[in-house]
This is a predicted structure of a 348-nucleotide part of an RNA (small-subunit ribosomal RNA, central domain) from an uncultured prokaryote. The RNAcentral record of the full RNA draws on ENA. Rfam family: Bacterial small subunit ribosomal RNA.
Context: one part of a larger RNA
RNA sequence: CUGGGCGUAAAGGGCGCGUAGGCGGAUGUAUCAGUCAGAGGUGAAAGCCCCGGGCUUAACCUGGGAAUUGCCUUUGAUACUGUACAUCUAGAGUCCGAGAGAGGGUGGUGGAACUCCAAGUGUAGAGGUGAAAUUCGUAGAUAUUGGGAGGAAUACCAGUGGCGAAGGCGGCCACCUGGCUCGAUACUGACGCUGAGGUGCGAAAGCGUGGGGAGCAAACAGGAUUAGAUACCCUGGUAGUCCACGCCGUAAACGAUGAGUGCUAGAUGUCGGGGCGCAUGCGUCUCGGUGUCGCAGCUAACGCAUUAAGCACUCCGCCUGGGGAGUACGGCCGCAAGGUUAAAACUC
Numbered sequence: 001c002u003g004g005g006c007g008u009a010a011a012g013g014g015c016g017c018g019u020a021g022g023c024g025g026a027u028g029u030a031u032c033a034g035u036c037a038g039a040g041g042u043g044a045a046a047g048c049c050c051c052g053g054g055c056u057u058a059a060c061c062u063g064g065g066a067a068u069u070g071c072c073u074u075u076g077a078u079a080c081u082g083u084a085c086a087u088c089u090a091g092a093g094u095c096c097g098a099g100a101g102a103g104g105g106u107g108g109u110g111g112a113a114c115u116c117c118a119a120g121u122g123u124a125g126a127g128g129u130g131a132a133a134u135u136c137g138u139a140g141a142u143a144u145u146g147g148g149a150g151g152a153a154u155a156c157c158a159g160u161g162g163c164g165a166a167g168g169c170g171g172c173c174a175c176c177u178g179g180c181u182c183g184a185u186a187c188u189g190a191c192g193c194u195g196a197g198g199u200g201c202g203a204a205a206g207c208g209u210g211g212g213g214a215g216c217a218a219a220c221a222g223g224a225u226u227a228g229a230u231a232c233c234c235u236g237g238u239a240g241u242c243c244a245c246g247c248c249g250u251a252a253a254c255g256a257u258g259a260g261u262g263c264u265a266g267a268u269g270u271c272g273g274g275g276c277g278c279a280u281g282c283g284u285c286u287c288g289g290u291g292u293c294g295c296a297g298c299u300a301a302c303g304c305a306u307u308a309a310g311c312a313c314u315c316c317g318c319c320u321g322g323g324g325a326g327u328a329c330g331g332c333c334g335c336a337a338g339g340u341u342a343a344a345a346c347u348c
Stems, first nucleotide, its partner, number of pairs: 004319003007302002012316001014201004021194003025088007033081002035077008049065006091191001092188003096183004103177007110154001114150004119145003125136002162169002206247006215241002220236004258315006266293013297304002321348003330341004
């Protein structure tokens, strides 16, 4: 290894692109490398194993056989795999015509709200709470009216709706740009799948430089509460949150479910497209997405169930009792914070 697993028990890499490698559609011909069969050589002896023999037996000694799963040579077989050539179109892709979308980037712009500023009206309170107080206010607050400035976020539409590989994406307009779906022929002719390393992207927080700063708000200060209250509540409030560029590279990065392909009852909702019928909004068929329920089957159960956790194949990643520990040491990366790779003693 034969012969285990990874939704929740340990275990799917956060997600792409892609190198090596592994695997790979149909038909024919050739070859005979793999594969299979026959023969020969070799695979020392002893030992092991089997059948006998000899010491009174055994150990021991001894004869024969088997085994030596291997390697080499040679003669064949040609289904499968490989290789070479030719052909094909069902996989994959290209062309054409439509379509939906918060997919990405840049620039511009609107309204509501909020805070602040100056002014008008106006007067004693306002805020806040379980109740209060800190706080603001007769130097005129709160409220209200018109004006100005600023930053951030985009109510309604809004939907188990949409788009994206994931992270994620939501006012409106323009420009640049990626992907996807459907419908039709025509074309290329296996160009495919996966992917160790590698490389790129990657929420929030955090870091560097320079801007910006309305609201919110770690830290911090004060007021309450309380036995205490380094909290929950309240009044303030700085980093930060925002922008540009550069780092960081982690998350319950979750569907806790890797990617691809084929097959295996249905019912119903919804999003995008197409066909047909009746006809002006329905019916029906179909392709692609997204949900709910449910059969077979699977599962320890919960549940999953054509968006599988069913039945199979290919490739990658990962797991092997709890703690020690995702730690130490070393390596690599980082400005740092730290990340990544990753033990052992000991202990139960």